[in-house]
Molecule: small-subunit ribosomal RNA
Organism: metagenome
RNA sequence: AGUGUUUGAUCCUGGCUCAGGAUGAACGCUGGCGGCGUGCUUAACACAUGCAAGUCGAACGAGCCUUCGGGCUAGUGGCGGACGGGUGAGUAACGCGUGGGAAUCUGCCCUCAGGAGGGGGAUAACGGCCGGAAACGGCCGCUAAUACCCCAUAUGCCAAGAGGUGAAAUGAAUUUCGCCUGAGGAUGAGCCCGCGUCUGAUUAGCUAGUUGGUGUGGUAAAGGCGCACCAAGGCGACGAUCAGUAGCUGGUCUGAGAGGAUGAUCAGCCACACUGGGACUGAGACACGGCCCAGACUCCUACGGGAGGCAGCAGUGGGGAAUUUUCCGCAAUGGGCGAAAGCCUGACGGAGCAACGCCGCGUGAGGGAUGAAGGCCUCUGGGCUGUAAACCUCUUUUCUCAAGGAAGAAGACAUGACGGCACUUGAGGAAUAAGCCACGGCUAAUUCCGUGCCAGCAGCCGCGGUAAUACGGGAGUGGCAAGCGUUAUCCGGAAUUAUUGGGCGUAAAGCGUCCGCAGGCGGCCAUGUAAGUCUGUCGUUAAAGCGUGGAGCUUAACUCCAUUCGAGCGAUGGAAACUACAAGGCUUGAGUGUGGUAGGGGCAGAGGGAAUUCCCGGUGUAGCGGUGAAAUGCGCAGAUAUCGGGAAGAACACCAGUGGCGAAGGCGCUCUGCUGGGCCAUAACUGACGCUCAUGGACGAAAGCCAGGGGAGCGAAAGGGAUUAGAUACCCCUGUAGUCCUGGCCGUAAACGAUGAACACUAGGUGUCGGGGGAAUCGACCCCCUCGGUGUCGUAGCUAACGCGUUAAGUGUUCCGCCUGGGGAGUACGCACGCAAGUGUGAAACUCAAAGGAAUUGACGGGGGCCCGCACAAGCGGUGGAGUAUGUGGUUUAAUUCGAUGCAACGCGAAGAACCUUAUCCUGGACUUGACAUGCAUGGAUUAACUCUGUGAAAGCAGAGCCACGCCUUCGGGUGGAACAUGCACAGGUGCUGCAUGGCUGUCGUCAGCUCGUGUCGUGAGACGUCGCGUUAAGUCGCUUAACGAGCGCAACCCUUGUCCUUAGUUGCCAGCAUUCAGUUGGGGACUCUAAGGAGACCGCCGGUGUCAAACCGGAGGAAGGUGGGGACGACGUCAAGUCAUCAUGGCCUUUAUGUCCAGGGCUGCACACGUCAUACAAUGCGGCGUACAAAGGGCAGCAAACCCGCGAGGGGGAGCUAAUCUCAAAAAGCGUCGCUCAGUUCGGAUUGCAGGCUGCAACUCGCCUGCAUGAAGCUGGAAUCGCUAGUAAUCGCAGAUCAGCUAUGCUGCGGUGAAUAUGUUCCUGAGCCUUGUACACACCGCCCGUCAAGCCACGAAAGCGGGGGGUGCCUGAAGUCGCUGUGCUAACCGUAAGGAGGCAGGUGCCUAGGGCAAACUUCGUGAUUGGGACUAAGAG
Repeated sequence: AGUGUUUGAUCCUGGCUCAGGAUGAACGCUGGCGGCGUGCUUAACACAUGCAAGUCGAACGAGCCUUCGGGCUAGUGGCGGACGGGUGAGUAACGCGUGGGAAUCUGCCCUCAGGAGGGGGAUAACGGCCGGAAACGGCCGCUAAUACCCCAUAUGCCAAGAGGUGAAAUGAAUUUCGCCUGAGGAUGAGCCCGCGUCUGAUUAGCUAGUUGGUGUGGUAAAGGCGCACCAAGGCGACGAUCAGUAGCUGGUCUGAGAGGAUGAUCAGCCACACUGGGACUGAGACACGGCCCAGACUCCUACGGGAGGCAGCAGUGGGGAAUUUUCCGCAAUGGGCGAAAGCCUGACGGAGCAACGCCGCGUGAGGGAUGAAGGCCUCUGGGCUGUAAACCUCUUUUCUCAAGGAAGAAGACAUGACGGCACUUGAGGAAUAAGCCACGGCUAAUUCCGUGCCAGCAGCCGCGGUAAUACGGGAGUGGCAAGCGUUAUCCGGAAUUAUUGGGCGUAAAGCGUCCGCAGGCGGCCAUGUAAGUCUGUCGUUAAAGCGUGGAGCUUAACUCCAUUCGAGCGAUGGAAACUACAAGGCUUGAGUGUGGUAGGGGCAGAGGGAAUUCCCGGUGUAGCGGUGAAAUGCGCAGAUAUCGGGAAGAACACCAGUGGCGAAGGCGCUCUGCUGGGCCAUAACUGACGCUCAUGGACGAAAGCCAGGGGAGCGAAAGGGAUUAGAUACCCCUGUAGUCCUGGCCGUAAACGAUGAACACUAGGUGUCGGGGGAAUCGACCCCCUCGGUGUCGUAGCUAACGCGUUAAGUGUUCCGCCUGGGGAGUACGCACGCAAGUGUGAAACUCAAAGGAAUUGACGGGGGCCCGCACAAGCGGUGGAGUAUGUGGUUUAAUUCGAUGCAACGCGAAGAACCUUAUCCUGGACUUGACAUGCAUGGAUUAACUCUGUGAAAGCAGAGCCACGCCUUCGGGUGGAACAUGCACAGGUGCUGCAUGGCUGUCGUCAGCUCGUGUCGUGAGACGUCGCGUUAAGUCGCUUAACGAGCGCAACCCUUGUCCUUAGUUGCCAGCAUUCAGUUGGGGACUCUAAGGAGACCGCCGGUGUCAAACCGGAGGAAGGUGGGGACGACGUCAAGUCAUCAUGGCCUUUAUGUCCAGGGCUGCACACGUCAUACAAUGCGGCGUACAAAGGGCAGCAAACCCGCGAGGGGGAGCUAAUCUCAAAAAGCGUCGCUCAGUUCGGAUUGCAGGCUGCAACUCGCCUGCAUGAAGCUGGAAUCGCUAGUAAUCGCAGAUCAGCUAUGCUGCGGUGAAUAUGUUCCUGAGCCUUGUACACACCGCCCGUCAAGCCACGAAAGCGGGGGGUGCCUGAAGUCGCUGUGCUAACCGUAAGGAGGCAGGUGCCUAGGGCAAACUUCGUGAUUGGGACUAAGAG
C1' cells in the first nucleotide's frame, strides 16, 4: 500500500466482499511449564448457610469468677455503624467534564486565647408480680454516671438606644487523656453560574408557582424553596415541549491524522440498596448489613400475631453461548474503638480454579546417504517424504529424587498467612512434552483415489451433472504454534457523509419560475475601539495511563523512579494587517432622471375576411363518401356536385425566419385604450441603498373539478363497420363529456438546455435581431468600431466518454436546493392542503450482487444505401397423383444389429445382407492363456501336423495310427531349440463416452474475405491500414488519403479440352502407286490419330468514354477475346456439426464372458407416413422389318470369336488375347418402310400361374434371367415444391467398380441428338461492403413484461381482543414533619402552692405514598379476512 466481483471486451460511477488490529469473550479440535493480570457483559431474578462493625471497665451502677494481683459480662453512657465494600436500575440533568463564584456548615485533627463556680431530679440494669406460642411487653419498687436539668459567670450572638440571650465533667488522676466558650487553619460537605455533553420535526408550539416584584415563613446557606398579594410574564427553528436510548469522566480500541467506536478491570464524581413514601438521631444520612408506614414476595405461628431483604465475601437455584473456592491470614498496607495491651476488619495480603489474555521457556543439539524400510505418486526411467529415521557423539533448560534455603519485619525483643514458596547445589536419564488451520482466485501452499448437480463446500466470485488442484479421504506442501481455527462485536481499508477530503448535462442528485423576512456573504479612502485574530507571561488541566530516559525482578510481560508535551478554560500585558463595531467621506456596484428605440409582453374594447358546418331557394341526376381493399353511413322523400342568400361558433393561411418578447408557464388577423419590463445614448441626482435566500408569498401547460353561458369543427367514453386466431387497438362511419367564454378550485408535466442565482476573469472566426458612432453617399446599400440579445464552428482548459467551450460543463468567490447501491417505493403509516381526483412530506421489514453511464467489437432489424448469385423474373423439364424399386420413420417381432436426423439424415456408411459378410441382433450348442501377439517358468519325446474312427446340426469332445530336429557323447545319456502341454504375465471386446481426443469429412462457400509488423490516434476496449471515389468475377486494379508495407485467401502456376507447328510412325491411318472379299498385304508419313515438346490470347492494336488512371464499350485480326470451356485446388473461422462401427487413441467397463467357435433364424417382417429414382399414362408415340454413325472403359480363378444346338435365357465349342493387335461389342435415339388411329388401346406394364436357364455346399424364408399365359393402377397429377443459362436443359444408349450370383431402376464415367429464355433487380431466399438503432453477446431460435395456478417469507389494512407507559380530573388516604387545639397525664424551672411554663400522649388541618373511578393520549402484541411486495423451480394462456 491494496484486492475480487457488473461486460464478449473497455473506461467510469457504484455497492457488496477480503487481507490488518482489538476483545471481560464464547464454541470446535488440541494441550508441557512458569511469571503477571483478568474472570455474571444475561435476571437491579430469587436466595439456604457462615462470615462482612464494632470497641471502650482508665465514664457508671450491678452481677459472676478469682491464684485476691485481677478477670469476664448484660445494661446505662461515649465514639464509630454517613468510612471501607457492591451495583449501574434510574438519570439527557448543573448528573458529569471544565473554568469561575458567594450567601454557608464542618465530629475527630492542628494553632492561639479564655474557662470549668453552685445545685437538683430521675432512669435502665437489678428485685417482685403479671401477659404472650413466640417476638417481646406491662405494673410496682431500688440505684449510678463523662446520661439529664437549674442557677451563676462571659472576649460571643441578636439588637444596636435601653437591653435581651447564652457553657462546662474535676471525671480518672503523678504526668497525661478528657470537658466548655471564642478566633483561625486544614479536611470534608452543601449551593450558584459560563461553556461542552446521543437520536428523532412522521414531536412545533410549551408553561400557572408558570416568569418577575413586594412581604413573610423556612434552611447551615442564596433562591417560588413554601405562602399571601401584585404584574403578565418566561422558554422555543441557535430546536422548546414530547418520544426513544444512555450513568458521566480520566481513559481504552482503532486510525497517518482529522475522526469513529467504546466507558470491564484501575482511579474521580453521581445515583441506588426488595418496590414506593417518610422522617428520627447525628458534625455529617433522609442512612446497603438503623427506624416507621404502604405494597409484592418468602418464612415461623398455638391463627391472636410475628420475622426477613447477598447490587458485601464465598456459595445455591434460575436465566444464558458464557464467567471461579461455602479456602488461609490479619504477617504486611489501611480503617474503627481504646491511655494502652489489645479487639474487630470477606477492606486488604495471599493461596485455589480457568490457555481467558499478555510475556517468557521447552518438547533436544552436532554428525549421519546404500539417499534404508514403509507410504504416496509415476512418463515405470524414477521422484517425494528426506538428514528426516536408524546409528555415533554431546547437553540437561524442563522432569523425578535428595540436600540447603532467603528477602518481604517497620520497632530493642518477639512477630510470616503466603511457604519449606522463590532460589542454590547434587544425582538420574533424550529421557516427561505438538497440535491446529489452510492449499481454485483474492492468498503462502498440489497431487492421487472415492463421489457423480448426489453427498457436500462457500467470506466474495463461485465449485459438484464420470478424468473435481474447490466435496470426502490419503500423501505431500504452506502458515501459525501451546495453541490453532470459527462465530460475535468495534475501528480500519471506505475519499462509501468527503473539515482535512466527494459530487449534481447523460451514472443517484438543480426546487417549474420568480419575489422576499430572518440568516449567510458583501465596493473604494482615511480615523478610532479591540469582540474575533496574532503574541508574551501566570493559574489550572488529580493520580494512574500514553511518550522519552533510567532502574528492579536471569529476560520480557509487570512494577518503580525521573521527565516532557499539547488542546481547553480562566487571568493579565502587548500588536492593529484582516474581519467586526462606531462615526466620516467617495463613485465604479445598485438605483433615479433626461432623450430615443424594437417587440406575437399583459389586460380590456371594437372591427375583418378565408374556410367549415347548418338552414332556405335555384340548377341537376344516381350515386356520394370512405379504404390497402371494403363495409357501416348518406342518397330518388333528390344526396354528392354547383350557384345565390342567411345563421353560428372556433381558429387567424401567406408574411414566418435555430427571427422577436416574457421570470417561467407561455405569446401570432387588424385597430384603439390602459399597463409591465428590456435595450441604446447621456452623465444631472442618491451614495453601497447590494447578492443569495430556510420558513413564507405570488405566478404556473394540458387534463380534471364546481357554478353559469356557449357549442361550428375536432373529439376521450360509447355505438357500429372492418382487420385479426382474438382485436376491449391501429383504419373507417357516427358521437357524449371536453375543447370556447365568465367566476372559483387544482398545483402537477421529458414544467428540459434533463445544465439554480449573482459577480469577475480567460483566443478567435462566422450568421442573425435591436440601438449608437465613424467613414462614404444626393440618398439608400456597402465598409469600420461599439453596447445588448440569439445561433454555429472552434483555442486553451475541463470531462469516464459523449461533449462543453466569453450564453462554459473553463478559472475563482458568495448564497440556496439536492444526492449517497438496485428492488421494495415515491409505496405504507402519520400529518397538512384539496369538493373530489389527488398533491406535498415520506420510511421500514425483506430481498439481490449487482443496478447504472459513456464508448467499443460483433450479431440482429418486418432500418437505410450499394452490389452479387438459376435468388426472383423469362423459359424448358420435373417432383407432389399411379403401380414398382430403394432408403427412412412408425409399428411388429425371439431378433427385426448399429450409426446418419432442417438446409448440410433419408438409392446415406453399404463400390453389391441366400450361408459367409454380421456386429453384446435372436434361439441353441460348445471353448476358457483362449480365433490372434509377446515374454517367463516347468515338462519335453510325447504331443503337434498328417491319416483315420466314433459321436454330433456343426463347432467341439473322445480315441487310434503314422512321423520324428541340431550339437556333444564315455552310447548310459546330456544339453539346446521349434512346435506342443501346464501355469503365470496377459490376450480379446464393432462394449460406453465423437461432450476427453487425433485423423478424415460435411456446411456457410470458390463467398471475397481474414489477419499481421511498424507507425499514428484513443485513458482504454479498440480504430486507422481494410474507409471514400471509380472499377472488377474478385480486398481485382487505379486515384485520394496517417498511413507504409506484408501474410493467408482471389488470380496465375497444374490437369483436360479447343487451333497450329516440330518430332516419332506400331497394334493406329490410307491421298497417291500396286494388291485383297476385307488397310488384307507391299509401300507411304501427306491426312486422321496416338503422345512428347513447343507456339498461341496480353485489353497486345484501332476508335470512343473515363481523371492524363484503373478500366469499360465497340471494332479489326484470329481456331479461340476480355477468367476461352471444364476440373483439381476450399483463407481466418462457424456449427461441443458427423464419425470411438475404417483407423488410431485417453479414461471407464468386461475377463468360464460384453471374448472366441458353430448351426439355424433375423437385418428382406407390414395397417401406415415421408424422401429419392426408374417406368408410364401414349401417335413428336408403340410394334415389326431393313439400315447408319460413337466415345470411354474392362479382360487370365478372365474376356471369349467363328461354328453347332435351343423360340429364348443359355449350352457345346474353343481360334485369339496379359490387349491402339483378340474380345466384351449389338451402340441407342436416328433414317427408310409396314401396321396400329385415340381406345384403358398393338398404350402401360404391376401382379399371378406354368415351364425352363444360370451362379453357388445350398436359391424355402431370400437371387437373377428366359418363354408362354395373365394384363392391376394410371388418360399428365391439389396446396406446395425441385433442377437447369449452351454443347447446358431435355432425350438416347454404352462402359466400369463392387461382385460366385444378384435385388443396379443405384453410383461413377462416356459419348450421340440437341433447344428455349434472361425486359430486368420491385419482391422471395442466401451472401458481401458501408451506415444507423439496440436494454441482444448462448448474440432475434436473443432479451423480456404483466396476469393466472403452487409453495414460502416479511410487511400494511382490518370488526376487534389483550398488555405497557406517562400525564390530567375527581374520590379515598397510611406513616410522618409542620401548624392549630388544650381532652388526658406530667420529676427537675417559676410559684406561698391554686396554678403556670414546658413535656408526653390524644384530637384536628395542610401536604402526601398507595388505592379507586373517568375520559382521552401514546406504544407494543395479537386478529377471521384482505392488499400489494420479495423469492422459488417449473407450469398455463